[in-house]
Context: one part of a larger RNA
RNA sequence: UCAUGGCUAAGGAACUAGGCAAAAUAGCCCUGUAACUUCGGGAGAAGGGGCGCUUCCUCACCUUCGGGUGAGAAGCCGCAGUGAAAAGGCCCAGGCGACUGUUUAGCAAAAACACAUGGCUUUGCGAAAUCGAAAGAUGAAGUAUAAGGCCUGACACCUGCCCGGUGCUGGAAGGUUAAGGGGGGAUGUUACCCCGGAUUUAUUCCGGGGGAAGCAUUGAACUGAAGCCCCAGUAAACGGCGGCCGUAACUAUAACGGUCCUAAGGUAGCGAAAUUCCUUGUCGGGUAAGUUCCGACCUGCACGAAUGGUGCAACGAUCUGGGCACUGUCUCAGCCAUGAGCUCG
Repeated sequence: UCAUGGCUAAGGAACUAGGCAAAAUAGCCCUGUAACUUCGGGAGAAGGGGCGCUUCCUCACCUUCGGGUGAGAAGCCGCAGUGAAAAGGCCCAGGCGACUGUUUAGCAAAAACACAUGGCUUUGCGAAAUCGAAAGAUGAAGUAUAAGGCCUGACACCUGCCCGGUGCUGGAAGGUUAAGGGGGGAUGUUACCCCGGAUUUAUUCCGGGGGAAGCAUUGAACUGAAGCCCCAGUAAACGGCGGCCGUAACUAUAACGGUCCUAAGGUAGCGAAAUUCCUUGUCGGGUAAGUUCCGACCUGCACGAAUGGUGCAACGAUCUGGGCACUGUCUCAGCCAUGAGCUCG
């Protein structure tokens, strides 16, 4: 010096990002117990008191008749009686998540995941969905009060407007549309014909032109499904939910009016919020002093209704602010014990 323990005058969070760590509380009996509440809870709320030992004292009960237990009374001792050890700190307010659970084996346990609840959607059974090339299997030895997918996330009160875009579902009149069908024609080839030339004058050869059938190549019209275009529906499908100007007999503001645009212009509720940039917004509370916290206001940069909105008792090794108790966290250090280190031997 470090580590681990123990103690500490006065103060008592002044420490610190933060009461981190430590201290304090603690058992049993009696008493007593608030707001709030889903009437179950909250609750061991909080708070207060008692606790050892002796008795040939009194009463009750039990008894193996030795005594034991409980209540009362009287007394005794110590600094201290759950005499050591072991054994909740508590309260107030707010955010988030209802809850018990689950999770990043090895830096994250949470507000993340799950959850009961609610909704949409697919599926009539050889079900849909999934694995597989198939056979086959799971679903399920189940049958729509079932099974799969997606979202939400107890409960209470609710869940507004928009179908123009994308998606999904339905529709079939028209347009477009593949392979396939179809084959008008076109082109090539040439039996034959015509013209010219050659010669060995032949059942000959060469060049040019025309040219049927067949064969080959190509190929127009027409026909041809779903899909797309189109027409509807659908938002607890993906998603979206305006601007400018004027106006009231102080001022300010605008119930009101005008105008442009849109598919429709954000309803209820909440709001400087886990969301607010400006911002330490403004006012109030708490403090001597408060960028945090709580209650309001609304000017919502950029809340908002199952990507759920707003509340909410209980719950939480959750996060935030405050208080009581308590303390070496601190003012400000000191001493002791054990171990390590260092120096000397």